[in-house]
RNA sequence: UUUUGCACCUGCCACUCCCGCCGCGAGGCGGGUUCGGAAAGCCACGGGUCUUGUGAGUUUGAUCCCAAGACGGCCGGGCCGCCUCC
Numbered sequence: 001u002u003u004u005g006c007a008c009c010u011g012c013c014a015c016u017c018c019c020g021c022c023g024c025g026a027g028g029c030g031g032g033u034u035c036g037g038a039a040a041g042c043c044a045c046g047g048g049u050c051u052u053g054u055g056a057g058u059u060u061g062a063u064c065c066c067a068a069g070a071c072g073g074c075c076g077g078g079c080c081g082c083c084u085c086c
Base pairs, nucleotide, nucleotide: 005083012037013036017032018031019030020029021028022027035073041079042078043077045076046075047074048071049070050069051068052067053066055064056063
């Protein structure tokens, strides 16, 4: 240095729920909580899921097309990082 993984050291993040704020909404931010994570750090490139709107369809719906968004703790991928037993 690479690989490996949580054995070791320092630790890190924070599901869900509650409160406050922002958003039409999915959801985001802050505080508390701590289910879990060896990248649960960052990035919407591909897939997927979700939201809003236009149109089609329809008795009501289901469903479909397109556009704009959201989700990185849905998966793949890219980039960076601590320690380092074998």
The RNA shown here (c-di-GMP-I riboswitch aptamer) has 86 nucleotides and comes from Methylocaldum sp. 14B.
Its mean pLDDT, the model's own confidence on a scale to 100, is 83.
The model forms 85% of the base pairs in the Rfam consensus.
The source organism's lineage runs through Bacteria, Pseudomonadati, Methylococcales, Methylococcaceae and Methylocaldum.